Context: one part of a larger RNA
């Protein structure tokens, strides 16, 4: 991992509503007690103790269909129109372990110092070598000491280094040769030294040269047994079928936030009988979008005029003048508010009147619940950054509990709600070059960027890309542009300055003259002239040509990490707008047969996705009781097994064939240790 067997809502009481049976203003007995049967944990009598109910109010006395508060004949609050009880089955509560397994913990009573921690009592145990403390002892020295020197001596938590204790460092082992080890290295090795045997301290207690260490592979409180089936708002798991209906993820409040209580929603039953839905009128309410502010509350540009205040000026003081300052109130044009409002919608609410729709519509009583982490989009909003697959609300939809087709692929986007069968048929979204079912349809445009091939990869801004559209100048008296020619003179305007001559800066009457036409000069260029060149004008040319605005489609702007991509091949349409005709495309609609359920005289009609959860019908396993009486089947072969085939929507159930070797079974009833795929379930076994 499988396989086989076990495994979880159960009993007991008390309460409650339901249904079904008995008696019924009553119902009923419990222990005991007789008695019967001895196929016994019963029948049958008997037992009136007690319990429910018929009467209620009030703290209570007490009154009583009323009673209590109250001064009260009053108001209010409870009650009053007879149905109960007694049993069994079922559905919940509620005390018990109470659906099943699961802590870590708490207490109590015992076992443990054969590991290990420290202590006591008696033993043992350390190769070899080095070094050379004290004291002496002889010589020398001193007045005596002191002191040298030579030997002697053999101290030491001394050196080196095996045993023996130990664990420094690596390396291997890491499902190991070992639940702490090996190999190499290291450290102590006469001491605070290591070790033998026998003892001694014991669980909030030991011991501890202290690390929360060790107390038998176990320690921040040891083991084992009781208390226990401790508690677990937590996590897992919770076993046969079919049919109906079907949900929350809000709201209060909570030592409350993953829990629970009431309400909301689902679900059974019994009442209600259009009260329900929608629609149209008609009739309220009300201050949101907008809007407006010379209509309040603030808040606010720009200009005009300035009350009034600051400077300065003047005066001996007062007056009075002036102003590149503030700056109130008028005017004059703009403009702003979620806590502003003279105004105000659409929508939505409220009632009413008339249709509409009769729907698993309301609405009440009552029995069972789940849920009370939601989550996407859309619209209206707050909060954030008008960020977020962000967070908080309000309407709505859908996931949630929803398959099916598109959207390459994808819980909530599009489309569409699956009773079952069908090798039939029309569409919906979206699609028809190929992978792919269906147009290499058809007309009219645009794009040359592989733009692009369906939102999701885009922006300020740049560009004589291209298309279309409207307005303004210019043009056969000849435009645009290209050529050929001129483009002067007063003058080097003035001023400045070493120099300024059209062209470093300044100045203005930027003016006059000759002309077709030519600026006291548009630009380059000189040190300064010079020089090129433009503006202007004539010729040549020979027909459109010049700019502004707006739309469509394309350009750049463009940039992320392994190698690219529209789903891919791939395409100039098979891209983009527009039109029009065709086909394909779902579990949708039709079309045939069939199942249920409700409705209905009938014809038929209408309904059947489903998570928690409500409700109803059955399948099966064991085991009792009656019947099978013309004795239920059975060595003429039970159960069980194992193979086909029938039947049933299923669970299953019947048959016949093998096998098997002695018990089972039908129908109606009743009673459970009554069904397993999951709980890191438990036991075999493979």
């Nucleotide at each position: 991992a499988c396989c086989u067997a076990c495994g979880a809502g159960u009993u007991a009481c008390u309460u409650u509503u339901u249904u079904u049976g008995g008696c019924a203003a009553g119902g009923u007995u419990a222990a005991g007690u007789g008695u019967c049967a001895a196929g016994u944990a019963g029948g049958c009598a008997u037992g009136u103790a007690g319990c429910c109910g018929a009467a209620g109010c009030g703290a209570a006395a007490g009154c009583g269909a009323g009673u209590c508060u109250g001064a009260a004949c009053a108001g209010g609050g409870c009650g009053g129109a007879u149905a109960g009880u007694c049993a069994a089955a079922a559905g919940g509560a509620g005390u018990a372990g109470a659906c099943g397994c699961g802590a870590a913990a708490c207490c109590a009573a015992g076992u443990g110092a054969u590991c290990u921690a420290c202590c006591c009592a008696u033993g043992a145990u350390c190769a070899g070598g080095u070094u050379g403390a004290a004291g002496g002892u002889u010589a020398g020295g001193u007045a005596a000491c002191a002191c040298u020197a030579a030997c002697u001596g053999g101290a030491g938590g001394a050196c080196c280094g095996a045993a023996u204790g130990g664990a420094u460092a690596u390396a291997c082992g890491u499902u190991g040769a070992a639940a702490a080890g090996u190999g190499u290295u290291c450290c102590a090795a006469u001491g605070a030294a290591u070790u033998g045997u026998g003892g001694g301290u014991a669980g909030g207690g030991g011991u501890g040269a202290a690390a929360g260490g060790c107390u038998a592979a176990u320690c921040a409180a040891a083991c084992u047994u009781g208390g226990a089936g401790a508690u677990a708002g937590c996590u897992c798991g919770u076993a046969c079928u079919c049919c109906c209906c079907g949900a929350a993820a809000u709201g209060c409040a909570u030592u409350u936030a993953g829990g629970u209580g009431c309400a909301g929603c689902c679900u059974c039953g019994g009442g209600u009988g259009u009260u329900u839905u929608u629609g149209a009128u008609g009739a309220g309410a009300g201050g949101u979008a907008g809007a407006g502010c010379g209509a309040c509350u603030g808040a606010u540009u720009g200009g005009a005029u300035g009350c009034g205040a600051g400077g300065g000026c003047u005066u001996c003081a007062c007056c009075g003048c002036c102003u590149a300052u503030c700056a109130a109130g008028u005017c004059c044009a703009g403009a702003c508010a979620a806590a502003c409002u003279c105004c105000g919608a659409a929508u939505g609410c409220u009632c009413a009147u008339c249709a509409u729709a009769u729907g698993g519509a309301u609405c009440c009583c009552g029995g069972g619940a789940g849920u009370g982490a939601g989550g996407g989009c859309a619209u209206g909003g707050g909060u954030g950054c008008u960020a977020a697959g962000g967070u908080c609300c309000a309407u709505g939809u859908c996931c949630g509990a929803a398959a099916g087709g598109a959207g390459a692929a994808g819980a909530a986007u599009c489309c569409a709600g699956a009773c079952c069968a069908u090798c039939a048929g029309c569409u919906a979204a979206g699609g028809u070059c190929c992978c792919g079912a269906a147009a290499u349809a058809g007309c009219c445009g645009c794009u040359c960027a592989g733009u692009u091939g369906c939102a999701u990869u885009u922006a300020a801004c740049g560009a004589a890309g291209u298309c279309a559209g409207a307005c303004c100048g210019c043009a056969u008296a000849g435009a645009c542009a290209g050529c050929u020619a001129g483009g002067a003179u007063g003058u080097u305007g003035g001023c400045u300055u070493g120099g300024a001559a059209g062209c470093a800066g300044c100045c203005a009457u930027u003016c006059a003259u000759u002309u077709a036409a030519a600026g006291a000069g548009u630009g380059c260029g000189u040190a300064a002239c010079a020089g090129c060149u433009c503006a202007c004008u004539a010729g040549u040319c020979g027909a459109g040509g010049g700019g502004u605005c707006u739309g469509g489609c394309a350009u750049g702007g463009a940039u992320a990490a392994u190698a690219a991509u529209c789903g891919g091949g791939c395409a100039u349409a098979a891209g983009c707008g527009g039109u029009u005709u065709a086909c394909c495309g779902a579990a949708g609609c039709u079309a045939u047969g069939g199942a249920u359920a409700u409705c209905g005289c009938a014809a038929g009609a209408u309904a059947u996705g489903g998570u928690a959860g409500g409700g109803g019908a059955g399948c099966a396993u064991u085991c009792c009781a009656u019947a099978c009486u013309c004795u239920g089947c059975g060595u003429u072969g039970a159960a069980g097994a194992u193979a086909a085939a029938a039947g049933g929507u299923g669970a299953c159930u019947u048959u016949u064939g093998u096998u098997g070797g002695a018990g089972c079974g039908u129908a109606u009833g009743g009673a459970a240790a009554a069904g397993c795929a999951a709980a890191u379930g438990u036991a075999g076994g493979u």

A computed fold for a 686-nucleotide part of an RNA from Tannerella forsythia 3313, annotated as large-subunit ribosomal RNA, domain II.
The full RNA is in RNAcentral, with records from ENA.
Taxonomically the source falls in Tannerella forsythia (Bacteria, Bacteroidia, Tannerellaceae, Tannerella).
It matches the Rfam family "Bacterial large subunit ribosomal RNA".
The prediction has a mean pLDDT of 83.